[in-house]
């Protein structure tokens, strides 16, 4: 030099990690334009009783806050990974046969 193989590169699927965002859970969260229960008062009725309903009290909606793990979307100059296809001018290592 010549050839073969691998790796470097190019794309793909795949796991895994990493960020966001969603769900979820707790926590808060309605003067009045949520619900339920409605003291006190108010109206009704000859009486029994009925009706509406402030505060208050539970329950909560959007909304805030806060979080391990596990779902699910979404992204990459993710990975001393995997696999398949591509490319190999060049650069790296391995074989093989010639030659010096």
């Nucleotide at each position: 030099g010549g050839u073969u193989g691998g790796g470097u590169c190019u794309u793909g699927c795949g796991c895994g990690g990493c960020g966001g965002a969603g769900a979820c859970u707790u926590u808060u969260g309605a003067a009045c334009c949520g619900u339920g229960u409605c003291a006190g008062g108010u109206c009704u009725u000859g009486a029994c009783g009925g009706a509406a309903g402030c505060a208050g009290c539970a329950c909560u909606a959007a909304g805030a806050a806060a979080g391990a793990a596990c779902c699910u979307c979404c992204g990459g100059g993710u990975g001393c990974c995997g696999c398949a296809a591509g490319g190999u001018u060049g650069c790296c290592u391995g074989g093989c046969a010639a030659g010096a």